[in-house]
RNA sequence: AUUGUAUGGGCUAGGGUUCCGGCCGGAGUUGUUUCCGGUGCUGGUCCGAGAGCUUCAACCUUCAGGGAGACAUCCUGAUGGUACACGGCGGGAUAAAAGCCCGGGAGAG
Numbered sequence: 001a002u003u004g005u006a007u008g009g010g011c012u013a014g015g016g017u018u019c020c021g022g023c024c025g026g027a028g029u030u031g032u033u034u035c036c037g038g039u040g041c042u043g044g045u046c047c048g049a050g051a052g053c054u055u056c057a058a059c060c061u062u063c064a065g066g067g068a069g070a071c072a073u074c075c076u077g078a079u080g081g082u083a084c085a086c087g088g089c090g091g092g093a094u095a096a097a098a099g100c101c102c103g104g105g106a107g108a109g
Stems, first nucleotide, its partner, number of pairs: 007057002009054003014047002019044002021041001022039006058082003062078005084104001086107001090102003
């Protein structure tokens, strides 16, 4: 200086405001109900991590068992593994925002 690889599901930190609920104001009403506008507000729905979690799936190693004797292959189970990882500005989607996407990018080490 250059090359190659690291899947998905579920959840969480976090995020906002379409819908529900809450709160505030207004209209109307004896009152309840109802309608309109505003507000992100402990919330439900919702979005959600490469650098967060995961007794899940998937794949791989080793071992054991099964299928007429062996090997290969297949099935089942157990065990271990899927490493490491600092990071903008800006832009994009959705109702909107974000540790979402651009992006393991630029850059730094």

The RNA shown here (Guanidine-I riboswitch aptamer) has 109 nucleotides and comes from Acidocella sp. Of the family's consensus pairs, 100% are formed in the model. NCBI's taxonomy places the organism under Bacteria, Pseudomonadota, Acetobacterales, Acidocellaceae, Acidocella. The coordinates come from a structure-prediction model, not an experiment, and the mean pLDDT is 76. Rfam family: Guanidine-I riboswitch aptamer. Rfam's curators write: This family represents a conserved RNA structure found upstream of the ykkC and yxkD genes in Bacillus subtilis and related genes in other bacteria. The literature on the family includes a 2004 paper in Proc Natl Acad Sci U S A by Barrick et al., "New RNA motifs suggest an expanded scope for riboswitches in bacterial genetic control".